RNA sequence: GAAUCAGUGACGCAAUGGCAGCGUGUCUGACUCCACAUCAGAAAGUUGUGUGUUCGAUUCACGCUUGAUUCA
Numbered sequence: 001g002a003a004u005c006a007g008u009g010a011c012g013c014a015a016u017g018g019c020a021g022c023g024u025g026u027c028u029g030a031c032u033c034c035a036c037a038u039c040a041g042a043a044a045g046u047u048g049u050g051u052g053u054u055c056g057a058u059u060c061a062c063g064c065u066u067g068a069u070u071c072a
Stems, first nucleotide, its partner, number of pairs: 001071007010024004018055001026042005048064005
């Protein structure tokens, strides 16, 4: 320098055009003498960033940025 892949709650990951979900974690309550476990509930997302396409974008197109891998 070039190519490919990836960036989504605190963490690990889904969702291939139509209400952004799951697990772990956090908080509250129940249970318990207390704690753990278990059960119930809640909070936490400008989906890396900008522009565009579309009635509608996590999803499609282009640029930028960060990381990984390969080639030179």

The prediction has a mean pLDDT of 82. Transfer RNA from Papaver somniferum, 72 nucleotides, folded computationally. The source organism's lineage runs through Eukaryota, Streptophytina, Euphyllophyta, Spermatophyta and Papaver. Rfam family: tRNA. Rfam links the family to the GO term triplet codon-amino acid adaptor activity.